[in-house]
Context: one part of a larger RNA
């Protein structure tokens, strides 16, 4: 535990799928459980309240009444809301047709560039830095031409562009695939919204096993620099970063802003698809859906700002907040090889 908040003050679970529950479009008719609204019974007494009366007043006592929100039965009401039974199309799905797309997963191929190795040219320095040093080079490097190997990432194009729930995706291509939009307005007829628990996906880093390792680089050496220098800067250089199976489950997982409908001035860019103009049917304009940014009007708002992608104005559902510190830790639980996740206190302090 009433209430009042979650964009920056405490608070929106990293994303979803979806179970119970919870709430749910238009109409008829039918029921009367929920509501309404009368009757009856009951709701002990004292106490509270209203009248009167007793003790000389008062507290106190008597006596009547009221009330007694309730609960059982019993009669109607039938706007809601449930329930039964039909019926509708404006939610929502499905059908056909289209173009957009770094969606996702599995293969095959490209070329640029660093690296390493062989060959040739060819001689002394080459690399590095504020300056040097370590380091490489006369066993011939740097530099350059040609070949060879390999991993790993795909420049220009490229966009405040796309696509995806979210985590994210970006060279070309083939094969499998999810999923959004625009048109038709055929079909189905509320089949929807949300979601506790559960499941699942879930960046880096990290584990395990077995590959691959060009480049990059925690640890780790070693030259500087420093009073020191366990660092910034340099020369190396191992896990690991790459692939395969599996585990972790976490982030400033951010739009720090949950989800779904509905309604409420505009402008101006892009992206996707329609119609209309055009009728050389390209552009351009003009509209209509759907993304995706700036800015902006009422309106919010503590302010910055938000502003039809709302933080604006309502309505469902779920989640989480309730002074700082101890603490997102103890302990027990649940997972996990492990690290170490997740649930989640208290003493005490201020």
């Nucleotide at each position: 535990u009433u209430g009042g908040g979650c964009g920056u003050a405490a608070a929106g679970c990293g994303c979803a799928u979806g179970u119970a529950g919870g709430c749910g479009g238009u109409u008829u008719u039918g029921u009367a459980a929920g509501u309404c609204u009368g009757a009856u019974g009951u709701g002990a007494a004292a106490u509270c309240c209203c009248u009167g009366g007793a003790c000389u007043c008062a507290a106190u006592c008597c006596a009547g009444g009221a009330a007694g929100u309730g609960c059982a039965u019993u009669g109607g009401a039938u706007a809601c809301u449930g329930c039964a039974a039909g019926a509708c199309u404006a939610g929502a799905g499905u059908a056909u047709a289209a173009g957009a797309g770094a969606g996702g997963u599995g293969g095959a191929c490209g070329g640029a560039a660093u690296u390493a190795c062989u060959g040739g040219u060819g001689u002394a320095g080459a690399g590095g830095u504020g300056a040097a040093a370590u380091u490489c080079g006369u066993a011939g490097a740097u530099a350059u031409c040609a070949g060879u190997a390999g991993g790993a990432a795909c420049a220009a194009c490229a966009g405040a562009g796309g696509c995806g729930a979210a985590g994210g995706c970006g060279g070309u291509u083939c094969a499998c695939u999810g999923g959004a939009u625009u048109a038709u307005a055929a079909c189905u007829g509320a089949c929807g919204c949300u979601g506790a628990g559960a499941u699942g996906c879930g960046a880096a880093a990290g584990u395990g096993u077995g590959g691959g390792g060009a480049g990059c680089a925690a640890a780790c050496a070693g030259g500087a620099u420093u009073a020191g220098a366990u660092a910034c800067c340099c020369u190396g250089g191992u896990a690991g970063u790459c692939c395969a199976c599996a585990c972790u489950g976490u982030a400033a997982a951010c739009g720090a802003u949950g989800g779904a409908u509905a309604c409420u001035a505009g402008a101006u860019g892009u992206c996707g698809a329609g119609a209309g103009u055009u009728c050389u049917u390209a552009c351009c304009c003009u509209c209509u859906c759907g993304g995706u940014a700036u800015c902006g009007u009422a309106g919010c708002u503590a302010a910055c700002g938000c502003g039809u992608u709302a933080a604006g104005u309502a309505u469902c559902c779920c989640g989480c907040c309730u002074g700082g510190g101890a603490a997102g830790u103890a302990c027990g639980g649940u997972c996990g090889c492990a690290a170490g996740a997740u649930u989640a206190a208290a003493a005490c302090u201020c």
Small-subunit ribosomal RNA, central domain from an uncultured bacterium, 350 nucleotides, folded computationally. Its Rfam family is "Bacterial small subunit ribosomal RNA". RNAcentral holds the full RNA, with entries from ENA.